[in-house]
Context: one part of a larger RNA
RNA sequence: CUGGGUGUAAAGGGAGCGUAGACGGCAAGGCAAGUCUGAUGUGAAAACCCAGGGCUUAACCCUGGGACUGCAUUGGAAACUGUCUGGCUCGAGUGCCGGAGAGGUAAGCGGAAUUCCUAGUGUAGCGGUGAAAUGCGUAGAUAUUAGGAAGAACACCAGUGGCGAAGGCGGCUUACUGGACGGUAACUGACGUUGAGGCUCGAAAGCGUGGGGAGCAAACAGGAUUAGAUACCCUGGUAGUCCACGCCCUAAACGAUGUCUACUGGUUGUUGGGGUUUUUUAACCUUGGUAACGAAGCUAACGCGUGAAGUAGACCGCCUGGGGAGUACGGUCGCAAGAUUAAAACUC
Numbered sequence: 001c002u003g004g005g006u007g008u009a010a011a012g013g014g015a016g017c018g019u020a021g022a023c024g025g026c027a028a029g030g031c032a033a034g035u036c037u038g039a040u041g042u043g044a045a046a047a048c049c050c051a052g053g054g055c056u057u058a059a060c061c062c063u064g065g066g067a068c069u070g071c072a073u074u075g076g077a078a079a080c081u082g083u084c085u086g087g088c089u090c091g092a093g094u095g096c097c098g099g100a101g102a103g104g105u106a107a108g109c110g111g112a113a114u115u116c117c118u119a120g121u122g123u124a125g126c127g128g129u130g131a132a133a134u135g136c137g138u139a140g141a142u143a144u145u146a147g148g149a150a151g152a153a154c155a156c157c158a159g160u161g162g163c164g165a166a167g168g169c170g171g172c173u174u175a176c177u178g179g180a181c182g183g184u185a186a187c188u189g190a191c192g193u194u195g196a197g198g199c200u201c202g203a204a205a206g207c208g209u210g211g212g213g214a215g216c217a218a219a220c221a222g223g224a225u226u227a228g229a230u231a232c233c234c235u236g237g238u239a240g241u242c243c244a245c246g247c248c249c250u251a252a253a254c255g256a257u258g259u260c261u262a263c264u265g266g267u268u269g270u271u272g273g274g275g276u277u278u279u280u281u282a283a284c285c286u287u288g289g290u291a292a293c294g295a296a297g298c299u300a301a302c303g304c305g306u307g308a309a310g311u312a313g314a315c316c317g318c319c320u321g322g323g324g325a326g327u328a329c330g331g332u333c334g335c336a337a338g339a340u341u342a343a344a345a346c347u348c
Stems, first nucleotide, its partner, number of pairs: 004319003007302002012316001014201004021194003025088002028085004033081002035077008048066007091191001092188003095184004103177007110154001114150008125136002162169002206247006215241002220236004258315006266293012297304002321348003330341004
């Protein structure tokens, strides 16, 4: 390189936007670069293939033909690719009319609980465990009542319910704002798909500066347990968890399943729209999501199965025995932690 793969065996990039590139709807006309075809020139000889001939054969040699699949020039064809021109509406997008939603950002508000503070009542315990102890408490705790403060999270509703590209999103209200979906068929007229580089977003932890700090809680201290116990259990407790701004850029970032399109039997839920019939319950049709089961088919099996892992097409990423190693060195990025790119010796 070819070929084969990528749910679980090695392998789908964490996600999106998008540059180059690759690929690309229907019908018509022009051109003729690719494509097809005729002619001419060339494609040295030898070698090669075919038919003959010469050495007694053969190897070898000689003659003729073919071939040399190529290149150039020139005449033509126009289905396909390309290109140009003017069209079309089914792809794509816009408009208009709608309903759904924890989609995002900012501001404001709310109640329950927890802890703390103050005051009242009240007295000897409380707390904790397998059992205890450390701890708290006669300087009056725990319990209980009233008042106050603070921070964080939003019980029930709540649902294999919804929304978002992914990460993710849940009290209520307001402002601003993104997307999807249904209906309509007015408009644009292929404007599309994918996407190396690139750019943006990206849980938690972590980092920088400044705030905040109720609860929880790495580290740490003490009490237990134990042969020991740098743990599991208990009492405390600092970073952190929260906010603003700026970094970090990784996860079992998972559906372990890249994105887009077309096609291919059904059944049962659920959720968002539309339509028809019906007095209503409801039934049927249609369309977008989501969940369970399953024909065919696929699969090593498990299983997948119109939301495919089926049948095909387009484009990208990635894989190539285990260990060494996602490491070393070098590069790039970062304040650092580290991230990313990424070997070899050696060994089985």

A computed fold for a 348-nucleotide part of an RNA from an uncultured bacterium, annotated as small-subunit ribosomal RNA, central domain. The prediction has a mean pLDDT of 87. The RNAcentral record of the full RNA draws on ENA and SILVA.